[in-house]
RNA sequence: CUAGAGAAGCGGGGGUGCUCGUCGUUCCGGCGGGCUGAGAAACACCCUUCGUACCUGAUCCGGGUCGUGCCGGCGUAGGGAGCUUGGAGUUGGUCUGU
Numbered sequence: 001c002u003a004g005a006g007a008a009g010c011g012g013g014g015g016u017g018c019u020c021g022u023c024g025u026u027c028c029g030g031c032g033g034g035c036u037g038a039g040a041a042a043c044a045c046c047c048u049u050c051g052u053a054c055c056u057g058a059u060c061c062g063g064g065u066c067g068u069g070c071c072g073g074c075g076u077a078g079g080g081a082g083c084u085u086g087g088a089g090u091u092g093g094u095c096u097g098u
Base pairs, nucleotide, nucleotide: 001093002092003091007085008084009083010082011048012047013046014045016042017035018034019033020032021031022030023029024028054079055078056077060073061072062071063070
């Protein structure tokens, strides 16, 4: 000089479905219940390149369900949002001097 885990700061990204009841101005919306989930509009939750958060393929394939990515496959797939500070261990690397 440099690498570097946890961490911190400031940013950024993402999804919100299915179902029952009820009401209304009824192929849509409000309210309440149920299912899965971290989250089903929350000052929340999740993810941020060591990226399975999420999107695409996909009106996909197999299974299951009242129903839905509900489960599995696809999937080491293709995409996908980051910088700075800092520096754990008898830490590693490189250079210089004695």